Model confidence (mean pLDDT): 83 of 100. This is a predicted structure of a 462-nucleotide part of an RNA (small-subunit ribosomal RNA, 3' major domain) from an uncultured bacterium.

Context: one part of a larger RNA
RNA sequence: UGACGGGAACCCGCACAAGCGGUGGAGCAUGUGGUUUAAUUCGACGGUACGCGAGGAACCUUACCAAGGCUUGACAUCUCCGGAAUCCCCCGGAAACGGGAGAGUGCCGCAAGGAACCGGAUGACAGGUGCUGCAUGGUUGCCGUCAGCUCGUGUCGUGAGAUGUACGGUUAAGUCCGGAAACGAGCGCAACCCUUGUCGCAUGUUGCAUAUUUCAUGCGAGACUGCCGGCUUUAAGCCGGAGGAAGGUGGGGAUGACGUCAAAUCAGCAUGGCCCUUACGCCUUGGGCUACACACAUGCUACAAUGGUCGGUACAAUGGGUCGCCAAACCGCAAGGUGGAGCUAAUCCCAUCAAAGCCGGCCCAAGUUCGGAUUGAGGUCUGCAAUUCGACCUCAUGAAGUUGGAAUCGCUAGUAACCGCGUAUCAGCCACGACGCGGUGAAUACGUUCUCGGGUUUUACA
Numbered sequence: 001u002g003a004c005g006g007g008a009a010c011c012c013g014c015a016c017a018a019g020c021g022g023u024g025g026a027g028c029a030u031g032u033g034g035u036u037u038a039a040u041u042c043g044a045c046g047g048u049a050c051g052c053g054a055g056g057a058a059c060c061u062u063a064c065c066a067a068g069g070c071u072u073g074a075c076a077u078c079u080c081c082g083g084a085a086u087c088c089c090c091c092g093g094a095a096a097c098g099g100g101a102g103a104g105u106g107c108c109g110c111a112a113g114g115a116a117c118c119g120g121a122u123g124a125c126a127g128g129u130g131c132u133g134c135a136u137g138g139u140u141g142c143c144g145u146c147a148g149c150u151c152g153u154g155u156c157g158u159g160a161g162a163u164g165u166a167c168g169g170u171u172a173a174g175u176c177c178g179g180a181a182a183c184g185a186g187c188g189c190a191a192c193c194c195u196u197g198u199c200g201c202a203u204g205u206u207g208c209a210u211a212u213u214u215c216a217u218g219c220g221a222g223a224c225u226g227c228c229g230g231c232u233u234u235a236a237g238c239c240g241g242a243g244g245a246a247g248g249u250g251g252g253g254a255u256g257a258c259g260u261c262a263a264a265u266c267a268g269c270a271u272g273g274c275c276c277u278u279a280c281g282c283c284u285u286g287g288g289c290u291a292c293a294c295a296c297a298u299g300c301u302a303c304a305a306u307g308g309u310c311g312g313u314a315c316a317a318u319g320g321g322u323c324g325c326c327a328a329a330c331c332g333c334a335a336g337g338u339g340g341a342g343c344u345a346a347u348c349c350c351a352u353c354a355a356a357g358c359c360g361g362c363c364c365a366a367g368u369u370c371g372g373a374u375u376g377a378g379g380u381c382u383g384c385a386a387u388u389c390g391a392c393c394u395c396a397u398g399a400a401g402u403u404g405g406a407a408u409c410g411c412u413a414g415u416a417a418c419c420g421c422g423u424a425u426c427a428g429c430c431a432c433g434a435c436g437c438g439g440u441g442a443a444u445a446c447g448u449u450c451u452c453g454g455g456u457u458u459u460a461c462a
Base pairs, nucleotide, nucleotide: 005459007458008457009456010455011454012453013452015448016447019411020410021409022408023407026301027300028299029298030297031296032295033294034292035291042053043052064287065286066285067284068283069282070281073125077124078123079121080120081119082118083117086103087102089100090099091098092097107114108113127276128275130274131273132272136270137269138265139264140263141261143259148187149186150185151184152183153182154163155162156161167178168177169176193253194252195251196250198221199220200219201218202217203216204215224247227241228240229239230238231237303404307363308362309361310360311359312358313357319350320349321348324343325342329338330337331336370401375396376395377394378393379392380391381390417440418439419438420437421436422435423434
């Protein structure tokens, strides 16, 4: 000088408290450990791994295993030889691959030859998701959107260093004020950026629908403690009020200082070194990543009457669509099929776009008209192919479960909770995930003793 303390003081944060809803018990989904396996590819492991990389494992993906094959190679450049390319057929084979037989002659150039492409040979080389994240770049997580981290000159100290950055107020803030051997400055804070809430103007089809509104696009106004009162040191500021759509950072986002954890990633990519080179490279078929005495994590669905079911009826927003979205009509109980209109989309479609809601009927406290696992049968769709291993529909079956021990999580307002809708990935989908969108819409915060994390100051002996 730091770091640490079951030392002290002050301050902050859904940190506790006050509340609301969960998890931990059940079934299922997903991830992980373990076990098993020919293989169950690899990575991630307190917080900061475990619905994580993976925003789509039937083949492919795929890195793993078994078997069958290749050795200048699936891919790049160079040298030499032959042939245009390309297409079709036969045999063996699971395919890869191996063997055989035909069709066909293009472009540039007078020609020699050349360009692209294919086959063969030789070696230089290719190739490696092989190892090392403790050799690295880049990127990322956490402390933490916490208020800190430093520098120049000066001054003090023998020096390490200190001061500035202490202190008194104040703030979300090293924010600002006062003051002081400091005076200034930089990276952070804030502001500048995007979005949302109000108004004005302009424009207006595909939007609105007869009156200048909704909406869309652009430009601008508006909020600054600006005004009033009180408190304070007359300061910074705090409290209350007016006006206002909005009030003291209006709400949300983007933005992450110096650094910490030899944190994560050599499997996204790049890359030093090491290693493999008829294999640790490459191709193919099939299997595996989907196993299952068990344990954990994250979710979904429930255990019902604030409910279930049947009928009727109302109101969104974000988005996506030409190898696509798919209307009307018809068929089917349905998944879906036929059909083909429109749409490169503010026009048409997904989608009459919703569900919870509202109005009626039934159920009457029961393992039930709760709950839907599991299993049987029959189908639909995607795809070369649903056996391992897809989703969906119909009928039948109807398990556990009657609110969950110790413990533990989220959330302070259009939030929690409940309700549905959309998108990426994607042929299809194991999505109950992720990321968005709107609808309905609470309770509580006395306070900072305690728990956890953080900031500032200070602290005897050792």